Description:
Small-subunit ribosomal RNA from a metagenome, 1521 nucleotides, folded computationally. Its Rfam family is "Bacterial small subunit ribosomal RNA".
RNA sequence: AGAGUUUGAUCCUGGCUCAGAACGAACGCUGGCGGCGUGGAUUAGGCAUGCAAGUCGAGCGCGAAAGUCGCCUUCGGGUGGCGAGUAGAGCGGCGAACUGGUGAGUACAAGGUGGGUAACGUGCCCGGACGUGGGGGAUAACUUCGAGAAAUUGAAGCUAAUACCGCAUGUCGUCCGAAUCCCUCGGGAUUUGGAAGAAAGGUGCAUCGACUUCGGUCGGUGUGCCGCGUCCGGAUCGGCCCGCCUCCCAUUAGCUUGUUGGUGGGGUAAUGGCCUACCAAGGCAACGAUGGGUAGCUGGCCUGAGAGGGUGGUCAGCCACACUGGGACUGAGAUACGGCCCAGACUCCUACGUGGGGCAGCAGUCUAGAGGCAUCCACAAUGGACGAAAGUCAGAUGGUGCGACGCCGCGUGUGGGAUGACGGUCUUCGGAUUGUAGACCACUGUCGCGAGGGAAUAAGGCCGGAGAGGAGCCCCUUUCCGGAUUGAAGGUACCUCGUAAGAAAGCACCGGCUAACUCCGUGCCAGCAGCCGCGGUAACACGGAGGGUGCGAGCGUUGUUCGGAAUUAUUGGGCGUAAAGGGCGCGUAGGCGGAUUGGUCAGUCUCUUGGUGAAAUCUUCACCGCUUAACGGGAAAAUUGCCGGAGAUACUACCAGUCUUGAGAGCGGUAGAGGUGAGUGGAAUUCCAGGUGUAACGGUGGAAUGUUUAGAUAUCUGGAAGAACACCAGUGGCGAAGGCGACUCACUGGACCGUAUCUGACGCUGAGGCGCGAAAAGCCAGGGGAGCGAACGGGAUUAGAUACCCCGGUAGUCCUGGCCGUAAACGGUGAACACUAGGUGUAGGAGGUAUCGACCCCUUCUGUGCCGCCGCUAACGCAUUAAGUGUUCCGCCUGGGGAGUACGACCGCAAGGUUGAAACUCAAAGGAAUUGACGGGGGCCCGCACAAGCGGUGGAGCAUGUGGUUUAAUUCGAUGCAACGCGAAGAACCUUACCCGGGCUCAAACCGGGGGGAAAAGCAGCCGAAAGGCUGUGUGCUUUCGGGCGUCCCUCGGAGGUGCUGCAUGGCUGUCGUCAGCUCGUGUCGUGAGAUGUUGGGUUAAGUCCCGCAACGAGCGCAACCCUUGUCUUUAGUUACCAGCGCGUCAUGGCGGGGACUCUAGAGAGACUGCCCUCGCAAGGGGGAGGAAGGUGGGGAUGACGUCAAGUCCUCAUGGCCCUUACGUCCGGGGCUACACACGUGCUACAAUGGCCGGUACAACGAGUCGCGAGACCGUGAGGUGGAGCUAACCUCUAAAAGCCGGCCCCAGUUCGGAUUGGGGUCUGCAAUUCGACUCCAUGAAGUCGGAAUCGCUAGUAAUCCCGUAUCAGCUACGACGGGGUGAAUACGUUCCCGGGCCUUGUACACACCGCCCGUCACACCACGGAAAUCGGUUUCUCCUGAAGUCGGUGUACCAACCUCGUAAGAGGAGGAAGCUGCCGAUGGAGAGAUUGGUAACUGGGGUGAAGUCGUAACAAGGUA
Repeated sequence: AGAGUUUGAUCCUGGCUCAGAACGAACGCUGGCGGCGUGGAUUAGGCAUGCAAGUCGAGCGCGAAAGUCGCCUUCGGGUGGCGAGUAGAGCGGCGAACUGGUGAGUACAAGGUGGGUAACGUGCCCGGACGUGGGGGAUAACUUCGAGAAAUUGAAGCUAAUACCGCAUGUCGUCCGAAUCCCUCGGGAUUUGGAAGAAAGGUGCAUCGACUUCGGUCGGUGUGCCGCGUCCGGAUCGGCCCGCCUCCCAUUAGCUUGUUGGUGGGGUAAUGGCCUACCAAGGCAACGAUGGGUAGCUGGCCUGAGAGGGUGGUCAGCCACACUGGGACUGAGAUACGGCCCAGACUCCUACGUGGGGCAGCAGUCUAGAGGCAUCCACAAUGGACGAAAGUCAGAUGGUGCGACGCCGCGUGUGGGAUGACGGUCUUCGGAUUGUAGACCACUGUCGCGAGGGAAUAAGGCCGGAGAGGAGCCCCUUUCCGGAUUGAAGGUACCUCGUAAGAAAGCACCGGCUAACUCCGUGCCAGCAGCCGCGGUAACACGGAGGGUGCGAGCGUUGUUCGGAAUUAUUGGGCGUAAAGGGCGCGUAGGCGGAUUGGUCAGUCUCUUGGUGAAAUCUUCACCGCUUAACGGGAAAAUUGCCGGAGAUACUACCAGUCUUGAGAGCGGUAGAGGUGAGUGGAAUUCCAGGUGUAACGGUGGAAUGUUUAGAUAUCUGGAAGAACACCAGUGGCGAAGGCGACUCACUGGACCGUAUCUGACGCUGAGGCGCGAAAAGCCAGGGGAGCGAACGGGAUUAGAUACCCCGGUAGUCCUGGCCGUAAACGGUGAACACUAGGUGUAGGAGGUAUCGACCCCUUCUGUGCCGCCGCUAACGCAUUAAGUGUUCCGCCUGGGGAGUACGACCGCAAGGUUGAAACUCAAAGGAAUUGACGGGGGCCCGCACAAGCGGUGGAGCAUGUGGUUUAAUUCGAUGCAACGCGAAGAACCUUACCCGGGCUCAAACCGGGGGGAAAAGCAGCCGAAAGGCUGUGUGCUUUCGGGCGUCCCUCGGAGGUGCUGCAUGGCUGUCGUCAGCUCGUGUCGUGAGAUGUUGGGUUAAGUCCCGCAACGAGCGCAACCCUUGUCUUUAGUUACCAGCGCGUCAUGGCGGGGACUCUAGAGAGACUGCCCUCGCAAGGGGGAGGAAGGUGGGGAUGACGUCAAGUCCUCAUGGCCCUUACGUCCGGGGCUACACACGUGCUACAAUGGCCGGUACAACGAGUCGCGAGACCGUGAGGUGGAGCUAACCUCUAAAAGCCGGCCCCAGUUCGGAUUGGGGUCUGCAAUUCGACUCCAUGAAGUCGGAAUCGCUAGUAAUCCCGUAUCAGCUACGACGGGGUGAAUACGUUCCCGGGCCUUGUACACACCGCCCGUCACACCACGGAAAUCGGUUUCUCCUGAAGUCGGUGUACCAACCUCGUAAGAGGAGGAAGCUGCCGAUGGAGAGAUUGGUAACUGGGGUGAAGUCGUAACAAGGUA
């Protein structure tokens, strides 16, 4: 620090996801040790048991027992001493308000931070001043008698105090009154008069006295210590008040009656509506009141570069709470966790009368939960309560235990060791890897185990002695010395010795991100997955294994937070097209604001500034302590904040003054569809009336509906009505926008130019608000209604056509008044101001120059366009009219869908509008540009593509192939062009792969290993359809005598498969297409994909060539080179040829010869737009000459990059899979030849350009010895007999046919046509029945030129006529492949159909239009809304009830202290106080709401789902933009 993921690829936008760190965690697998931390986050749910707050005898009274020792004894016991003034309970004091727990409540009565208190309190502690005198009456404990199960309690009697109560005194404080001074609210100081206001003693020592049970007790004096009282001050801890900070929702907008303030009173430690009576009517709120939701706050912690974001567990501070709610008492302090009272819920005891309880203390238990420990030890240390102290208490605390929960440290060994062992895994079978890893050798001892030693944490306190202070030596305090002691952890840490490598390694991952790869299994199954995505037979992605990578006593997973995310953007984002500018204006609050002078110093800035910002944490340190670290100690720094002080005055602000450039006003001009109202006009349309006139009109792609003989349309005249204003008219004008278009008048708004007369910042923007919104549509009321025209009717179209087209037509469109308030209300671009190159139009104005003239030209202001630089932008593009550079203000955005939906609220008559979510779901949705492909887009061009022609197919019969059907089987493949006379250049058996049946199992052959016996073959016989089986016969070679070789049999391993996968493949092939294309290097342009080159202008058959050009070159294709054919030359002549010469024949190159010719087959020549004319820059084109041939002469071979997962596993090869007495193999028979039918390709015809008969002429390519087969003879013929010649320019096939000559037929189902059928034959073959070809005789079908549609061909071509060959025994050949003979017609042309090429355009396509994609319906699942109703929570108001309790009233019975009277008894008073009662008041009840949630018949849309239905709305002009 980034990465993956939208696309064919690219850039951008944008979301999702990952890598990091962290955790009070949990889960899975695994687990050696130690240190330091940490551990109920859920149920503030319920709790058994034990403990968690006591202490003081130096405040006080009482006061045991066990036991033991004496004495007495009736031997039962009694009594005394010690135990012991002990235990114990009680009165009293202090503490219990601390410590400890939890986070329910609480958005403020809390918290943080900083202030205030002149508005306050403060026990214990410290300092100071003064005092502590003298009395009194009770009461618990206890005793006795009662009640009760218990808890508890009643009566009587006794008694003490540092308990309680008067009296005295009064330093002093308080209050009241008077006076003075200072001061900041009720403050302080001083003087003075008055009033009321205190106390408690205990104990040590010395000394004196009295008493004594001889232990002591009591009293006086002195002194010390601890207390007590009043007051002043301090410290500490608190109370109250104030500023700032402190979550979400506006789909919570208004809230409030003790409410806001005042006066009097009450209350409190104290201010205050805190409370009360009266008076006033205020107070809060868009800077968010009120309401709702959520939440303890902070120091800090986690993360982050920071700013921030998240969080508040442990530790620390504060707050709140203590079963729930209410209440007070005591007290310095509580409205009190382990106190009290009341109510409620729960629970326990019960004798039913009543009682008890509160773990959110420490352990522990149950429940719920993914989930959190011991019912431990000790007060040794620290801190605390009490005490004079010793000490006691203490689940605070210190420790140990449990849990890998976290952090940190250590270990599981170290070194050597190659036959690179065995085993595993992989393998190309060679090997590689695991791997120095192991074994083995040597060594060490952390840790473990055993043994021995053994801390620090301890300071104090106590005892003794000495000194000092108070003092008087003893007493108290304190210092020093000495002594005996105090440790839970713990015999722990630590040290030493012994021991033995011995007891100690796992987890996750290995497709990319992301470090790490192979095999097997599985076969869209099982499964994985954080995202992209893997898995459908070769999975580096599933599962296992081997290997590897990472971390390591842990490793992974899950959850959560921050980060990455600049993805809420202060730092640090955006809004033309990606999400996003409000439809437009006016304007309130608010924000911002021109020039200049002075002042103030609030903001702002500075400072040796002051206080605070607790500690801990974080950071730093040559710092220190644990062996190190974690951890701890110390120091520094930091705590970015708040509050003060001093200073500065540039800027902002505020105050005062001035200015004119912003803004406005005045004056003089100008243009305009700006607005409103009234009036006027002509053209057109329709209708009405009349005239003329006759059969149609109208409408369309074509029609029909419609109108019309009752006279339409057309035409003329006249009239009526309503609406809209042609030309002018212009990216011209005006307006804020919506919008505004005939003319005239009236009223009226704004703008511009010129001038520089006035005001003097008066400005800009603008949340709410108000207005406009005369776009359309829609609504209400009243008019109007010509044309047009939703709905609707009809006609067409169509598969349908609720559409497009046509004929009609109602609302509406128009007017008046009122609503609605929305639009792609768009420049998809908010408003204002300033600045930043130009060029060129246009509209309005001004000036200058010049002039007869504003004709031109120049300058300038305002508006409106185009082009274009800088700059900006993802690109497209924008570019002084910014999307540039800046400032100010407003609005808006934050992935797609759900959804502009639901609910709520507001508005509306309604329609609906404004505001505006969530659940759920996806990994994309999107913008711009690129390359392709496509278009019922465009341009250019080509092709037998159309057209022009010729001949066919489609109709018939037959042949052949296919589909379908049938079948035991009809083997398989090929399926638009590019399957269908195709694989098949030959299915009767074979072929043959299919079916039926019968057999075989290493088999038909061969090789190797093992075993066994014997030769085997051959021959013969039998069975059988054959294959095969059985039987008989028959028996080797060699030898060193063991055996070997060959053969046979058994067995094992190699086989075999036309079985599957052409979508695992090679090879081969088809096709686009013999179309002219397809690319590369370098350079340049572009962020990039890419572009350029290859586009353009010409030209060509051609990316052929030329010119131009940011391109310059090159490659594969084109062309040429190759074969063939056409002319000539030359060479060579046998089997070919024969001109001349010769011989011979009836005749023939038959013979001698010849090398001339034809021909054969080698080598050459020839053609290049070379020449001429012409057009053109050129390339090239047109014409011509010459030439056998002329512009690639004709034909062939040759097929670029690629496309179609095209075809072929059944030619062959081959991976994988499958079968193995069978899916292999052999044999017989059958089938591939079936037949209602459909299609393709052909043949023969339908006839006279013909058929038949007779005669007669002329080829070429080829083939032949298992062959071609002559002449001759036989047969009507197929053919037969026979065999000459020929391994071929020699012989044979071999007759060429059409043609030509002659004759017959005479337009007919025929002398056309030959199917079909009957009969007789021939040939091949083992065999022609299924199922061959040919021949003869007879038979003589359909068919008279073929619907829609469709094919071939541009010249030696089509058409037509024969010939040959491969395969092959024969043949289905009418096929295929070749050969020659005869031999046309037509092409104006490129509009259209098809295919193709180039350029361009649009695109939502890229599997690329056979694309993509929308909606209803049907099915399944999911979440949500509505809903009669129903069940809860929270809360408000009213009323009823009214506990405890404070306060108030009353106050009987009753009562010790004080007062009065009384000798006394007693009486009265003061005071207390039960009870009753008033206000308030928790809970409970009733009623009425509000709000929120659950459930719900039914219902609504939404989302999702591999193959459902119907159409085809969108994307191309998407076929109606």